[in-house]
RNA sequence: GCCAGAAUAGCUCAGUUGGUAGAGCAACCGCCUUGUAAGCGGUAGGUCACGAGUUCGAGUCUCGUUUCUGGCU
Numbered sequence: 001g002c003c004a005g006a007a008u009a010g011c012u013c014a015g016u017u018g019g020u021a022g023a024g025c026a027a028c029c030g031c032c033u034u035g036u037a038a039g040c041g042g043u044a045g046g047u048c049a050c051g052a053g054u055u056c057g058a059g060u061c062u063c064g065u066u067u068c069u070g071g072c073u
Stems, first nucleotide, its partner, number of pairs: 001072007010025004019056001027043005049065005
C1' cells in the first nucleotide's frame, strides 16, 4: 500500500424485511436472613465510533474519516 471484518449501557453481546434501542453480568434500592453470601422483585444507566447522504422515518442502506483485528504484498 491492497482486501475483509468489527465499533451499540461500566463489561460481554443481541437487535429479524428500515418503523418506540434490549438481554446477561456489574451498580443502586427493597424483600428474605440473627448477620453475610446465595435467591427474589424493582430502579437507574445510551451523542448506536465520528461526519455527511437517501428516506415520512436510519443502530440497520450509501459515501467518507478514525480506531482495532485478521489476511496479502